[in-house]
Context: one part of a larger RNA
């Protein structure tokens, strides 16, 4: 000098930031991933409209009925749940950083180019109905739809065979042509469109490989059998002992293999003149993980935090037959600990998912709350005022010094405080209405509408010095000295060292010094 700090004393305000470093310990409760009716069958609930019935003279009320309309619980289907958010267990590794390569690869949504969408079929959920079960749930029967599923047709730069051409970086790559084989599609509509399929290209995102760099211990010296290489086959988006069968006997190692210990890596941060050392909390990039271990399914993408299955530990429910769960999401609870916050508000903005849109969802995000945890800023008044009050303390003591212009007193100001008044911008898009241009959905204009924070920031007026100072130290290092008490006691102390009767070192007082809404102590790093 620094800190994600803690502790002691003290404490007026604001801005900006930060806030479980320990038990990747266990978790009550709520929320954190949905959306689309412009894919579908439908109609549980709500609203509208119509019909019928009852009461009533009528208005009307009540009941019932019709998917008829708006819409819509659950269901089928699509897209998204692989992002966003958390944590640092594991990992000394192509994990990360940097630089390359892929003639060994994939890529939903998005963009561009070209072509296409012909015909047919069988189911199933919901609904209805019957059962089992305490529940979770589950088993039958009947009916039905689709942008769900299946078959046929037509399409190749896919595959196989044949014939050529061009190029390179070795395996090879690109391309022309002939024959054969296999593989597509989905509708909806307000007729404008929106979607669907195939091929090629782009963009974006990923996968793989390689050079170099990447902690400690040699009181770890040998290690390795799918091990190292080859061939065949398999597998993968793709290369590869990635897997497998056979063959060979290799591979690594004092330039530190193997083993053990520790550890997420980087940008950065702290310190230092630098070299370096230390650290990596907040923010950004990458990786790994999601109660522990394993496995795959779906999918463009996962071997998937709030998906599935199996095993295990733990917790809970149970009618004892059987079931349910996973906060290292946001709050919150217990435990551990020196120690770390609210079971808050809003989708207004930014961003994301879905949707044609309106919009819905969003503990991402934006805000507010708590904490002097840090940094920065402001204030706690200003001027005058005595050869100097009172009181305190000290001394050479009828006096002097000091506290000290300090107080009183006089004048001034009002940052801040309190009360009242005003109060911009974060709002652009989008929606609604209307107009103009082209021409039928785009662009533009006008008006109007949308703000959680919040009547906040800020400004003005009024009142009145009013509402606001402490902490540590004073032997030397080290700025600051006397008196009293104590008497090697009580105690102090970072080091040297103080204390045994005049202690500037202990305790108190007066005074002084340094910082100041903080000041000290402890811990850690340079």
């Nucleotide at each position: 000098g620094a800190u994600a700090a803690a502790c002691g004393c003290u404490a007026g305000c604001g801005g900006c930031a930060g806030g479980c470093u320990u038990a990747a310990c266990a978790c009550a409760u709520g929320c954190a991933a949905g959306u689309c009716g412009a894919g579908g069958g439908g109609c549980a609930g709500c609203a509208u409209a119509g019909g019928c019935a009852u009461a009533g003279c009528a208005a009307u009320a009540u009941g019932u009925u019709u998917g008829a309309u708006g819409g819509c619980g659950a269901c089928c289907g699509g897209c998204a749940g692989a992002c966003g958010g958390g944590u640092g267990c594991g990992u000394a590794a192509c994990g990360c950083g940097u630089a390359u390569g892929c003639a060994a690869c994939c890529u939903g949504c998005c963009c561009g180019u070209a072509a296409c969408a012909g015909g047919g079929g069988g189911a199933u959920a919901a609904u209805c109905u019957g059962g089992a079960g305490a529940a979770a749930u589950u088993c039958g029967g009947u009916c039905u739809a689709a942008u769900a599923c299946c078959c046929c047709a037509u399409a190749a730069u896919a595959c196989a065979a044949g014939a050529g051409a061009u190029g390179g970086c070795a395996u090879c790559a690109u391309u022309u042509u002939u024959u054969g084989u296999u593989g597509a599609a989905a509708u909806u509509u307000u007729u404008g469109g929106a979607g669907g399929u195939u091929a090629c290209g782009g963009a974006u995102g990923g996968g793989c490989a390689u050079g170099c760099g990447u902690a400690g211990c040699a009181u770890u010296a040998g290690u390795u059998a799918g091990u190292u290489g080859g061939u065949g086959c398999g597998g993968u988006a793709a290369c590869g002992g990635c897997g497998u069968a056979c063959c060979a006997a290799g591979g690594c190692g004092a330039c530190g293999a193997u083993g053990c210990u520790u550890a997420g890596g980087g940008g950065g941060a702290c310190u230092g003149a630098g070299a370096g050392g230390u650290u990596u909390u907040c923010c950004c990039c990458c990786c790994a993980c999601a109660c522990u271990g394993g496995u795959a399914c779906u999918g463009a993408g996962a071997c998937a935090c709030g998906g599935a299955c199996c095993a295990g530990a733990c917790u809970c429910c149970u009618a004892c037959g059987g079931g349910a769960g996973g906060c290292a999401g946001c709050a919150g609870u217990g435990a551990g600990g020196a120690a770390u916050a609210u079971u808050g508000g809003u989708c207004a903005a930014u961003g994301g998912a879905c949707g044609g849109a309106a919009g819905u969802c969003u503990g991402a995000a934006c805000c507010a709350g708590c904490c002097a945890u840090g940094c920065c800023g402001c204030g706690u008044g200003c001027a005058g005022g005595a050869c100097g009050a009172c009181g305190g303390c000290u001394c050479u003591a009828c006096g002097a010094g000091u506290u000290g212009u300090a107080a009183a007193c006089u004048g001034c100001u009002u940052u801040u405080a309190u009360a009242c008044c005003a109060g911009g911008g974060u709002a652009a898009a989008g929606g609604u209405a209307u107009c103009u241009a082209c021409g039928u959905g785009u662009a533009g204009g006008u008006a109007u509408u949308u703000g959680a924070a919040a009547g906040u920031a800020u400004g003005g007026u009024a009142u009145g010095a009013a509402u606001a100072a402490g902490g540590a130290u004073c032997g030397g290092c080290u700025a600051a000295c006397u008196c009293c008490g104590u008497g090697c006691c009580a105690g102090c102390a970072g080091c040297c060292g103080c204390g045994g009767u005049a202690a500037u070192a202990c305790g108190g007082a007066g005074g002084a010094u340094c910082c100041g809404a903080g000041c000290g102590u402890u811990a850690u790093c340079c």
Molecule: small-subunit ribosomal RNA, 5' domain
Organism: uncultured Bacteroidales bacterium